Predicted 3D model of a 470-nucleotide part of an RNA (small-subunit ribosomal RNA, 3' major domain) from a Candidatus Absconditicoccaceae bacterium. RNAcentral holds the full RNA, with entries from ENA. The prediction has a mean pLDDT of 83.
Context: one part of a larger RNA
C1' cells in the first nucleotide's frame, strides 16, 4: 500500500423484519449426476452448471456406434501429362452409397479450306482419368490466444496531470462536516484542475396542441402518423451558511414521473479451440469423405426446473360480455357441407388498419353436485381413429370410448416479490412438414397484502484500528 478480523465507527439492499404465494411430500414432463449400453457424441459444476449451448434429436440434423464403401478426395487454388467424353435419360445389380451396359458429340477465338451443309489445325473454356503440391479434421490445448458471454455490479467506485509532503515504497488530491439514488452537490482544508463511469443525451409509456390520414356506406371521433408543448424544487411555507430536506398549492404527471438501452479501471489463469478467427501440437488408405440401419430417446438411485393436482373463492352442464401484442402467399385459410370429436371436404377473400388466423379465459347470469378419495384428481393401459411426412416399430403430436393411479396441503430446510407489482386468467411469436413446448420471448384481463423500521442474519461501500498474512 492491500487483504482480513466471531475489532469500532457511519451508510445502504426483498439482506432480515411486516406481509402474499410458493419449492421441499404426490403424479407426470424437461434437465443433469450415476448406472447400463455397440454408442447412448460434446460441452456447461458453489454463487456464475442442471426448460443451460439446442429459437424444435423420427431420417436429415449428427459431432456417436455397427456395417457397406471411397482415398487428390465431399469442398479450394495450382502444375505436368494424358483421354473424348461429361450432365442427363433408360435398363440392371445393391440396403443405399455407388457399380456396370446402352444412349447421348458442348463451346470461344484466330488461320486454312469449302459443294456454303461443314471440315482441318492452333490456341482457351468445360469434363473425366494419371501424377504431384496440397485439400480435409465437431482431433488436443479457452493453462498458447483473438473475438464474444457470464459474475461482482447500475455497485459508485477506478485514476492522472502540475504542485505540496516523505530519504524511499508512496501519500496528499479521493480527508472531515452536511447532503444525495450517486466521488451528486455543498462548506472547510495544501492543494489546484482533468479523465474513465454517475447523472444527461436515445428509446418508450402517461397528458395536451398542431398537422396529415386510409383500410367503416357517409360524417364525428376513438385511433394511426409526424411535428411541438409540458416538470424546473419554478411558487408558497418550515429547518439549513450553503448543498438540500420536509410539508403544501397547482397540475395528467413531483422532486430521477414509470420501463428499457446503455455496464468504469479491473477481478474469477471464470465461460467457448463444437459459431467463427488463430499459435502449437496430432490424424493423412484415416482422428478424412459418402451411405444404410441403430443411438443421442436405456432406468435400481440422486439432484434441479417446471406443468397438473389434493377441492366448495370448487367441478360439470347451459347461455352470456368485454383485449392488447403478434402472423400470414410453397402462406393465413372464411362461409357453406359431411364427421360425436380430432379432422375431412370446399375454395371466398387477402402480400393485409380492409379478408384470415380468432370462440379471449378468468368474469357474469342460471341450474345440478353436498364433504366423499367424491360429478376432486387425472396419472396409468386398453381399443378405434385423425393428421404432418418419402417413412411414426424402436421414437411424433392429437381426437373418441372404456379405465380410473398416487395425491386430503407437504419433515429439516429453503426461494421470489414493495404497485397495475405479487398471484391468478387467458392469447400470440420464433425455432418449425409435424412435435414430445407444461419451455422461452412478448401480450392483455382481474387484481392485492404488508413496511416505509433495523443492521440481528447474508452480503456491499466507507472512514478508522489491530494483525503470526501478502
Nucleotide at each position: 500500500a492491500g487483504g482480513c478480523g466471531g475489532g469500532g465507527g457511519a451508510a445502504c439492499a426483498c439482506a432480515c423484519a411486516a406481509g402474499c404465494g410458493g419449492u421441499g411430500g404426490a403424479u407426470u414432463g424437461c434437465c443433469u449426476u450415476g448406472a447400463u449400453u455397440a454408442a447412448u457424441u460434446g460441452g456447461a459444476c458453489a454463487a456464475c452448471a442442471a426448460g443451460c449451448c439446442a429459437a424444435g434429436a423420427a431420417u436429415c440434423u449428427u459431432a456417436c456406434c455397427u456395417g457397406g464403401g471411397u482415398u487428390u478426395g465431399a469442398c479450394a487454388u495450382a502444375u505436368a501429362g494424358u483421354u473424348a467424353a461429361a450432365a442427363g435419360u433408360a435398363a440392371u445389380c445393391g440396403a443405399g452409397a455407388g457399380g456396370u451396359u446402352a444412349u447421348g458429340a458442348u463451346u470461344u477465338a484466330g488461320c486454312a479450306u469449302u459443294u456454303c451443309g461443314g471440315u482441318g489445325c492452333u490456341a482457351g473454356a468445360g469434363g473425366g482419368c494419371u501424377a504431384u503440391a496440397c485439400a480435409g479434421g465437431u482431433g488436443u490445448u479457452g493453462c498458447a490466444u483473438g473475438g464474444c458471454c457470464g459474475u461482482c455490479g447500475u455497485c459508485a467506485g477506478c485514476u492522472c496531470g502540475u504542485g505540496c509532503c516523505g530519504c524511499a515504497a508512496g501519500g496528499u488530491g479521493u480527508c472531515u462536516g452536511g447532503u444525495u439514488a450517486a466521488g451528486u452537490c455543498c462548506a472547510g482544508a495544501a492543494a489546484c484542475g482533468a479523465g474513465c463511469g454517475c447523472a444527461a443525451c436515445c428509446c418508450u409509456u402517461g397528458u395536451u396542441u398542431c398537422u396529415a390520414g386510409u383500410u367503416a356506406g357517409g360524417a364525428u371521433g376513438u385511433c394511426u402518423a409526424g411535428a411541438g408543448a409540458g416538470a424546473c424544487u419554478g411558487c408558497c411555507g418550515g429547518g439549513g451558511c450553503a448543498a438540500c430536506u420536509c410539508g403544501g398549492a397547482g397540475g395528467a404527471a413531483g422532486g430521477a414521473g414509470g420501463g428499457g438501452a446503455a455496464g468504469a479501471c479491473g477481478u474469477c489463469a471464470g465461460g467457448u479451440c463444437c459459431u467463427c478467427a488463430c499459435g502449437a501440437c496430432c490424424c493423412u488408405u484415416a482422428u478424412a469423405c459418402c451411405c444404410a440401419g441403430g443411438g443421442c430417446g436405456u432406468c435400481a438411485g440422486a439432484g434441479g426446473c417446471a406443468a397438473u393436482a389434493c377441492a366448495a373463492u370448487g367441478g360439470g352442464u347451459a347461455a352470456u360480455a368485454c383485449a392488447g401484442a403478434g402472423g400470414g402467399a410453397a402462406g393465413c385459410g372464411a362461409a357453406g357441407u359431411c364427421g360425436a370429436g380430432a379432422g375431412a371436404u370446399g375454395g371466398a377473400g387477402c402480400g393485409a388498419a380492409a379478408c384470415c388466423u380468432a370462440g379471449a379465459a378468468a368474469g357474469u347470469u342460471a341450474u345440478c353436485c353436498c364433504a366423499a378419495g367424491u360429478u376432486c384428481g387425472g396419472a396409468u393401459u386398453g381399443u378405434a381413429g385423425u393428421c404432418u411426412g418419402g417413412a411414426a416399430c424402436u421414437c411424433g403430436a392429437c381426437u373418441a370410448c372404456a379405465u380410473g393411479a398416487a395425491g386430503u396441503u407437504g419433515g429439516a430446510a429453503u426461494c421470489g416479490c414493495u404497485a397495475g407489482u405479487a398471484a391468478u386468467g387467458g392469447c400470440g411469436a420464433a425455432u418449425c412438414a409435424g412435435c414430445c413446448a407444461a419451455g422461452u420471448c412478448g401480450c392483455c384481463g382481474u387484481g392485492a397484502a404488508u413496511a416505509a423500521g433495523u443492521c440481528c442474519c447474508u452480503g456491499u461501500u466507507c472512514c478508522u484500528u489491530g494483525c503470526a498474512c501478502u

Its Rfam family is "Bacterial small subunit ribosomal RNA". Gene Ontology terms of the family: ribosome and structural constituent of ribosome.